RNA sequence: AGAGUUUGAUCCUGGCUCAGGAUGAACGCUGGCGGUGCGCCUAACACAUGCAAGUCUUAAGUUAAUGUAUUUAUAUGUUGGCUUGGCAAACGGGUGAGUAGUACUUUGGUAAUCCAACCUCGACUCAAGUAUAACCCAGAGAAAUUUGGGACAAUCCUUGAUAGAAUUGGGGGGAUAUAUAUCAUUCCCAUUUAAAGAUUCGUCGGUCGGGGAGGAGCCUAAGGCCUAUCAGCUUGUUGGUAGUGUAAUAGACUACCAAGGCUAUGACGGGUAGCUGGUCUGAGAGGACGAUCAGCCACAUCGGGACUGAGACACGGCCUGGACUCCUACGGGAGGCAGCAGUGAGGAAUUUUGCACAAUGGGCGAAAGCCUGAUGCAGCGACACCGCGUGACUGAAGAAGCCCUUCGGGGUGUAAAAGUCUUUUCUGAGGGACGAAAUUUUGACGGUACCUCAGGAAUAAGCCACGGCUAACCUCGUGCCAGCAGCCGCGGUAAGACGAGGGUGGCAAGCGUUAUCCGGAAUUAUUGGGCGUAAAGCGUCUGUAGGUGUCCUAGUAAGUUCUUCUGUGAAAUCCCAGUGCUCAACAUUGGGGCUGCAGGGAAUACUGCUAGGAUUGAGGAAGAUAGAGGUAAGCGGAAUUUCCGGUGUAGCAGUGAAAUGCGUUAAUAUCAGAAGGAACACCAAUAGCGAAGGCAGCUUGCUGGAUCUUUCCUGACACUGAGAGACGAAAGCGUGGGUAGCGAAUGGGAUUAGAUACCCCAGUAGUCCACGCUGUAAACGAUGGAUAUUAGGUAUUGGGAGAGUCGACCCUUUCAGUACCAAAGCUAACGCGUUAAAUAUCCCGCCUGGGAAGUACGGUCGCAAGACUAAAACUCAAAGGAAUUGACGGGGACCCGCACAAGCGGUGGAGCAUGUGGUUUAAUUCGACAAUAAGCGAAGAACCUUACCAGGGCUUGACUUCUAGGAAUCCUUCCGAAAGGAAGGAGUGCCUUCGGGAAUCUAGAAUCAGGUGCUGCAUGGCUGUCGUCAGUUCGUGUCGUGAGAUGUACGGUUAAGUCCGACAACGAGCGUAACCCUUGUUCUGUGUUGUAUUUUUCACAGAAGACUGCCGGCGUAUAGUCGGAGGAAGGUGGGGAUGACGUCAAGUCAGCAUGGCCCUUUGAUGCCCUGGGCGACACGCGUGCUACAAUGGCCAGUACAAUGGGACGCCAAGUCGUAAGACGGAGCUAAUCCCAUCAAAACUGGUCUCAGUUCGGAUUGAGGGCUGCAACUCGCCCUCAUGAAGUUGGAAUCGCUAGUAAUCGUGGGUCAGCCAUACCACGGUGAAUACGUUCUCGGGUCUUGUACACACCGCCCGUCAAGUCAAGCGAGUUGGUAACACCCGGCACUCCCCGAAAUACUUCGGGGGACUAAGGUGGGACCAGCGAGAGGGGCUAAGUCGUAACAAGGUAACCG
Repeated sequence: AGAGUUUGAUCCUGGCUCAGGAUGAACGCUGGCGGUGCGCCUAACACAUGCAAGUCUUAAGUUAAUGUAUUUAUAUGUUGGCUUGGCAAACGGGUGAGUAGUACUUUGGUAAUCCAACCUCGACUCAAGUAUAACCCAGAGAAAUUUGGGACAAUCCUUGAUAGAAUUGGGGGGAUAUAUAUCAUUCCCAUUUAAAGAUUCGUCGGUCGGGGAGGAGCCUAAGGCCUAUCAGCUUGUUGGUAGUGUAAUAGACUACCAAGGCUAUGACGGGUAGCUGGUCUGAGAGGACGAUCAGCCACAUCGGGACUGAGACACGGCCUGGACUCCUACGGGAGGCAGCAGUGAGGAAUUUUGCACAAUGGGCGAAAGCCUGAUGCAGCGACACCGCGUGACUGAAGAAGCCCUUCGGGGUGUAAAAGUCUUUUCUGAGGGACGAAAUUUUGACGGUACCUCAGGAAUAAGCCACGGCUAACCUCGUGCCAGCAGCCGCGGUAAGACGAGGGUGGCAAGCGUUAUCCGGAAUUAUUGGGCGUAAAGCGUCUGUAGGUGUCCUAGUAAGUUCUUCUGUGAAAUCCCAGUGCUCAACAUUGGGGCUGCAGGGAAUACUGCUAGGAUUGAGGAAGAUAGAGGUAAGCGGAAUUUCCGGUGUAGCAGUGAAAUGCGUUAAUAUCAGAAGGAACACCAAUAGCGAAGGCAGCUUGCUGGAUCUUUCCUGACACUGAGAGACGAAAGCGUGGGUAGCGAAUGGGAUUAGAUACCCCAGUAGUCCACGCUGUAAACGAUGGAUAUUAGGUAUUGGGAGAGUCGACCCUUUCAGUACCAAAGCUAACGCGUUAAAUAUCCCGCCUGGGAAGUACGGUCGCAAGACUAAAACUCAAAGGAAUUGACGGGGACCCGCACAAGCGGUGGAGCAUGUGGUUUAAUUCGACAAUAAGCGAAGAACCUUACCAGGGCUUGACUUCUAGGAAUCCUUCCGAAAGGAAGGAGUGCCUUCGGGAAUCUAGAAUCAGGUGCUGCAUGGCUGUCGUCAGUUCGUGUCGUGAGAUGUACGGUUAAGUCCGACAACGAGCGUAACCCUUGUUCUGUGUUGUAUUUUUCACAGAAGACUGCCGGCGUAUAGUCGGAGGAAGGUGGGGAUGACGUCAAGUCAGCAUGGCCCUUUGAUGCCCUGGGCGACACGCGUGCUACAAUGGCCAGUACAAUGGGACGCCAAGUCGUAAGACGGAGCUAAUCCCAUCAAAACUGGUCUCAGUUCGGAUUGAGGGCUGCAACUCGCCCUCAUGAAGUUGGAAUCGCUAGUAAUCGUGGGUCAGCCAUACCACGGUGAAUACGUUCUCGGGUCUUGUACACACCGCCCGUCAAGUCAAGCGAGUUGGUAACACCCGGCACUCCCCGAAAUACUUCGGGGGACUAAGGUGGGACCAGCGAGAGGGGCUAAGUCGUAACAAGGUAACCG
């Protein structure tokens, strides 16, 4: 110090999340030791038991036990008990409920006060008296407790005396600028008020007064939470007078008088909360917290109250009212752990019913001493911090095990084992403290710390993580399952993210998780943010409070700044330097700091204040000017509509096309007249005016503002502006008018799947006027107002000046506006740019992730509609801005292509062939599915092929290696469908270095074989397609924050990113072109197997030729293009091969190869065999063949090719057969022979004459031929016979631009044969048409919009349906809080009255009043729970209906 996450990528905005630190923590796993701390955060819930406040006999009385002494009844001791009395019990200890101020903190005040004990100073301590407890006697009661009688004492109580003190009253004098007042170390008189003794004789006490220290009370100022959806609160309230009351001030209380007091600088109300020193965090400023320790406050079961006392309204006191618990003899009583332990309950969660007063401190006491759950210690708890250990050295090119592996090895790993060494720790034994205070005694901790010896590596390691952030990786299992997850996200068969193992990383007696706080977060921004488009400028103006404010002079010193001093800021904490525990934590000493507050002194630049002045800000005055500025009244013409009349006749109107509608009762059209309402063409303009909304015919009245010029007057009068007020489009509301046109709603007609829309015909509110209301708009420049500064250019509106002119224009310049460019600067970019979004200042408003939501509730306003103000629960990890590259558009521009058009011929209809789907089947093996599957893999399924099915067999196997044996091999018989099995016989080979070897068979063994099983979405290779389309990139440079751009865009041109010009680009690569093959012309050479001969044909080989080279037009001078010449060929001559970067997870694991997975031993997914199937058949689709005929069929005759193939072959002549074919055998390893006289269409002649035919040939019957082990399923061919559908084919759709289409035949591959009408080639004959680019399809370039990027087969909205969640409403219902009104009213306090006692003070009893806790009644307020029901909202892989938005989103969208 940052990082991850929005996107295809980028920059920005913006949230979410992480890494750090911390904790009184808890949970999970694990756990050796010690030190120092800490330990009910929840129920201020209830508490059993024990203890936590007593002490004093040197203040008294009495008594028990036990001593001593004697005079036997006393005295004197010791140890106790009880009671009176004194002091303490108000401290110490606990808790944080209440409390937002009677609290706390800091600074002051108290001349408005008090104080026991303590210290100090002064003075005093005289004299009397009568009660009472314990005790004794007698009772009551269960108990707690209590009654009557009788005694007696005090430092108990009472009275008297005294008083240099105090109280009260009166008087005198003094001082003071106020004099009937104020002040004080003043004086006099009167008045009232004190005391206690004990003693060991040292002393300890008692009373009054002064002072000190310390403590307490009261008052002032400042400071520190949230909420305005709490805006008004207050009647003892605010003040006065007189009293009461208190230690003391005071409405603290009472009576009377006045009507005040507080509040936007937040009163009053509500919620929450003890406050502080400090703690945690942070660079700091801040933020959060307030355990332990310390200061203050409050409380003590919940309320109220007083008593005692120096001090309490009292935790372990009293009275009383509630609630609760306990005892009871039912009459009545007792209690208060938020003291220490402990129990129950609650809870995620927090300890022992321990030891000791040895130390520190407290109470009492003269003291000894007693008491002390304060405190000191121990126990429990890894709760936290700190420290130590769990061993150290040597030890293999490295054991075993485990893991991985490319099978070679690698890792764990010097790790272990083994050897040597040490003993912190541990165990045992021995010694043994400081803490004790100058001194005798006194140690809970504790036989503890510590020291010594012995023993033996012995007693001691886990937890989390390993996809990125974030250090650390492999294997197996699982298969969107199980699960993980802080965020992004992993998991759907090769998971570094799940689970396990190995390995690795981190920390370590701990490690992780959860919760909370700060940080990172500049994400509330004072330090330190923003508001044109991301969230954010009020619709506009006026103006109150407030904030801010020109120049000069003087004073002041409130603020500010600088400086100095004083007091305070408790200690602890923090920082620095030391010291002590072996170190550290911890403790301790000194210093600093505590950023603060208050006071004194000095300075005065700035701000303020006071006083005086100035004119530039602002305003006024004078003179001009422009204008749809406002308002009222009047007037005008054009047009629409309606009405009346004329002319005139059948249509008009409307649309994409129509229809509804109007029209023969005369429309539309046209002419003339009339009525009425609304709006004002041209001028007219980035023009003008206005604060904004807004304002437009002309004239007039009234009226607001602005500008310019002059520089006369005032003299800071200014700017902004929370609240407040005024204005405020359209729509809407109210009342009354008006209504021509337009026109929500509504009706009708269309469109459509539907059409509650878009289009059309009608049409009501409304639009118009007057007066009110509403108060909102994308009320926009999405840009608040004011002032100042900072290059220019152009245009325009209004005014002035200059120059100039007869006058003017043009021109120069200056104010005030309005627009467009643009520099610096700014900005995320777009853009803004003297009219700022630049640079500065002042003031106001507003923002803080998206959704829920501008919604709910509450309040205010409104007639209503609604407006203003304005949340939360819940939910998501994004939402968003600008720009970039693509893709897309029912956006635009340009261009190309048999893309359309123009033509020719087809398909789709028929029959057949073939492929495919479907169906069927034991099997109909598998793959291929828009284009880019379907006569495709398959250039050839009868067996084989073959992968499928049925049946029969084999299991190291059909294939590899080794060992042993046998030569191999052949023949015969039997069983069997065959494979195979059984039996018998024949047979001894080849090479040799004589060891053996090769090949083969049988048996055995060991690695293993085998798989057309799965995954083409794990892959290689190959292929299809866009597309033979013209594109696709790179280097350097430049531009941009960047993604990216430029280059490659522009103007021409081309088949072409082809070439040229121009250009912040210059070059280059892959493509294009060319090079290659073939063909067309010529030449040269060669010449068998070709050629009768020829400058020939043919074959082979090698050259030449074509390059827009030449001419002309166009063009830019270029590229090029058009035309022409020459030429066999002319602008790429024709054809082929050649396929850029990439796209489609396109196709193929069944061509081959290959990762992973799966099957493999007797029922194999392997291998062998027989038979069947791949050939099925209601049907759908694709590709073809043959046809439907006369441009034809048939018959006869006559011509002309080219490419190819041939030894397991092609096969001649000849003969036989109607033919297929057979016999035959010449030739041929092929320019020689054969297929093959090779052709057919063509041509010539004849016939048929429009018909289901002399067209067509399917189908079927009979008979033959060929191949082959074998033609049944299931081959081809021939002959004879048979003679189906079909008469040119619906919607739709395909190919082709020239030697092409069409048509005709020929050859080849595969192949025994062939289902070939297929495929690949060859030649013969040989057309038509292209105006052109509007449209369809595909593609290219540029541009534009985009909410798309899986990229339009995209994205996405709303209702409905289902589930679920939270919140609001809700008839009501339940509970709580704080007040109010009334009723009742305990104890106590206070007032009054009566009675009794007493001299009096006073006490006791009774009654009444005021005040009053609790309680009751009542109506409201607020908060919370439940709630039938009904409404919306959020969320939820694959529901329904439509398609609203994003492209011109198919009606541009959006706001009200």

A computed fold for a 1456-nucleotide RNA from an uncultured bacterium, annotated as small-subunit ribosomal RNA. Rfam family: Bacterial small subunit ribosomal RNA. The coordinates come from a structure-prediction model, not an experiment, and the mean pLDDT is 83.